[in-house]
Molecule: c-di-GMP-I riboswitch aptamer
Organism: Rheinheimera tangshanensis
RNA sequence: AAACACAAAUGGCAAACUGUUCCGAAAGGUCAGGACGCAAAGCCGCUGGUCUACUUACUUCUUUGAUGAAGUAUAUGAUGGCAGUGGUUGCAUGU
Numbered sequence: 001a002a003a004c005a006c007a008a009a010u011g012g013c014a015a016a017c018u019g020u021u022c023c024g025a026a027a028g029g030u031c032a033g034g035a036c037g038c039a040a041a042g043c044c045g046c047u048g049g050u051c052u053a054c055u056u057a058c059u060u061c062u063u064u065g066a067u068g069a070a071g072u073a074u075a076u077g078a079u080g081g082c083a084g085u086g087g088u089u090g091c092a093u094g095u
Stems, first nucleotide, its partner, number of pairs: 005095003012038002017033003022029002036081001042088007049079003056073006
């Protein structure tokens, strides 16, 4: 110096929830407040899991018919603080 584990210090991020903010069909995200937690809960890629179903297809009911309603499947959407794995950057005293 690097890696791993534990404890500490300075800082960092920000769950649930709330809202007089905005986007979205929704899941969810943004902004403000707020801290459950996180040593990468910084960033990027890959594999899988989970959530939603605008759209599309099919089915059922309704209707003179159109239509309307419901259900099933479907990701191109979301989740990265769901997991694994790789790359890259980064704070720190002691053992």